Context: one part of a larger RNA
RNA sequence: GAGUAACGAUAAGGGGAGUGAAAAGCUCCCCCGCCGGAAGACCAAGGUUUCCUAUCCAAUGCUAAUCAGGGUAGGGUGAGUCGGCACCUAAGGCGAGGCUGAAGAGCGUAGUCGAUGGAAAGCAGGUUAAUAUUCCUGCACCACUCAAUAUUGCGAAGGAGGGACGGAGAAGGCUAGUCCAGCGCGGCGUUGGUUGUCCGCGUUUAAGCGUGUAGGCUUGAAUCUUAGGAAAAUCCGGGAUUCUUUAAGGCUGAGGCGUGAUGACGAGGUCCAUUAGGACUGAAGUGGUUGAUGCCAUGCUUCCAGGAAAAGCUUCUAAGCUAUAGAUAUUGAGUGACCGUACCCCAAACCGACACAGGUGGUCAGGUAGAGAAUACCAAGGCGCUU
Numbered sequence: 001g002a003g004u005a006a007c008g009a010u011a012a013g014g015g016g017a018g019u020g021a022a023a024a025g026c027u028c029c030c031c032c033g034c035c036g037g038a039a040g041a042c043c044a045a046g047g048u049u050u051c052c053u054a055u056c057c058a059a060u061g062c063u064a065a066u067c068a069g070g071g072u073a074g075g076g077u078g079a080g081u082c083g084g085c086a087c088c089u090a091a092g093g094c095g096a097g098g099c100u101g102a103a104g105a106g107c108g109u110a111g112u113c114g115a116u117g118g119a120a121a122g123c124a125g126g127u128u129a130a131u132a133u134u135c136c137u138g139c140a141c142c143a144c145u146c147a148a149u150a151u152u153g154c155g156a157a158g159g160a161g162g163g164a165c166g167g168a169g170a171a172g173g174c175u176a177g178u179c180c181a182g183c184g185c186g187g188c189g190u191u192g193g194u195u196g197u198c199c200g201c202g203u204u205u206a207a208g209c210g211u212g213u214a215g216g217c218u219u220g221a222a223u224c225u226u227a228g229g230a231a232a233a234u235c236c237g238g239g240a241u242u243c244u245u246u247a248a249g250g251c252u253g254a255g256g257c258g259u260g261a262u263g264a265c266g267a268g269g270u271c272c273a274u275u276a277g278g279a280c281u282g283a284a285g286u287g288g289u290u291g292a293u294g295c296c297a298u299g300c301u302u303c304c305a306g307g308a309a310a311a312g313c314u315u316c317u318a319a320g321c322u323a324u325a326g327a328u329a330u331u332g333a334g335u336g337a338c339c340g341u342a343c344c345c346c347a348a349a350c351c352g353a354c355a356c357a358g359g360u361g362g363u364c365a366g367g368u369a370g371a372g373a374a375u376a377c378c379a380a381g382g383c384g385c386u387u
Stems, first nucleotide, its partner, number of pairs: 013031006032384004040364004046344002050342001051075006060068002080141002082340003087118002092113003098107003122139005142336011153321002158316004166303004172296003177290001179288003182203006188196001204264002208259004215252004220243007228236002265285001268281005304307001350359002366378004
């Protein structure tokens, strides 16, 4: 220079009460304003205690601070079913032998790893200051082990099936949700009117189990035979015969209905409490409209560029095992370890040297107007962007 520029989005503040040495900024209440396909809610990645409580204000916070993602101390993450691991494989990695190379090493078979994919099983309500599909209550389900009973050809690192898949388009059936009516409870106007065709709030309930619908696909069964499936096969594939059939059969399949539920939840009310809040109780809990981008559906139609693999699973026998072992069904008992789980997550907690107007994948998707996830105004919820 200069007590100057600046104090980081022009979404916006005002009042009262409290605490305190001190209050524009902290807490509570009442108004006002902003977002609302987000500036709300939930995950993945990443962060790694930032979460909750008590306490403190030197430094950090572009001001103050009694406040804090700051300091100090204590507390907090509960799983057979969520995700991983325990299983499987993709791109790719490693790679016994092997091949190559002066060497270091490179490539690669058998294998072995490797999810962003495949593969068993849980929902509703309640609860904490802080966790919950994990705790509790209620109602479920799966796999394995053992035992009993009944029946019985079981057996794989092998065969076969299945898993198993592209783009686009159209129509249909549903549901979530929505709105309206009915029903239940409450209200009756400090200003002219408001007992009415009035106003406010509520009207919620899952998985599982049973039934097997709209729809989709489709002949199916038996017997005989067989140069294929590296051996075998009763399995798969090929062939023949007989019976049956275009749907009242078979396979699949949303939703609905019943049960789950004489339960839970529930507006409100009562009691306690200075506040924050806590305890108890508890009405109605129906019908219609509309309706998805969700489900049936990995369906259907159509097109050419012709759209993973392997395991789990089903089945077949080989070696082998002989009435044992093993397998199937039912019932009962038992087992289900380990790791993650707090909190932020379009952000003041991640990536940007900062509490930085930047960047960051997925899910949810209310009302009125609207073609609409545009836009405007609102709900739930969250904020007024730290002078």
The part of an RNA shown here (large-subunit ribosomal RNA, domain III) has 387 nucleotides and comes from a marine metagenome.